[in-house]
Overview:
Predicted 3D model of a 113-nucleotide RNA (SAM riboswitch aptamer (S box leader)) from Heyndrickxia shackletonii. Model confidence (mean pLDDT): 82 of 100. It matches the Rfam family "SAM riboswitch aptamer (S box leader)". From the family's description: The SAM riboswitch is found upstream of a number of genes which code for proteins involved in methionine or cysteine biosynthesis in Gram-positive bacteria.
RNA sequence: CUCUUAUCGAGAGCGGCGGAGGGACUAGGCCCUGUGAUGCCCGGCAACCAUCAAACACAUAAGUUUGAUAAGGUGCUAAUUCCUACAGAUCCAUGAGAUCUGAAAGAUAAGGG
Numbered sequence: 001c002u003c004u005u006a007u008c009g010a011g012a013g014c015g016g017c018g019g020a021g022g023g024a025c026u027a028g029g030c031c032c033u034g035u036g037a038u039g040c041c042c043g044g045c046a047a048c049c050a051u052c053a054a055a056c057a058c059a060u061a062a063g064u065u066u067g068a069u070a071a072g073g074u075g076c077u078a079a080u081u082c083c084u085a086c087a088g089a090u091c092c093a094u095g096a097g098a099u100c101u102g103a104a105a106g107a108u109a110a111g112g113g
Base pairs, nucleotide, nucleotide: 001113002112003111004110005109006108007107008106013042015041016040017039021032022031023030026085027084028083029082043077044076045075048073049072050069051068052067053066054065055064056063081105086102087101088100089099090098091097
């Protein structure tokens, strides 16, 4: 870099450093930010991998489900992935629009190339 699978409406500081823009990319919107953001450290959250227990399944082994834990590998820590963009359905005052579903793109984990 790429492929597969799963998840993305919950949760997480009145701390330290630092000093200008930031919210992935493009566009539109809407926000955050010298009352110090983004970022880094610490703290915290969560439970993907992990560990333990029980039940189930199987010829054996791999396995599935549920619960618990948080020492380890990651991850996350404004706003739903901040919202919209593409397709379909429904509603509508037919003008713009609203709602729902799916896709695409993206993020993270685990496994493979």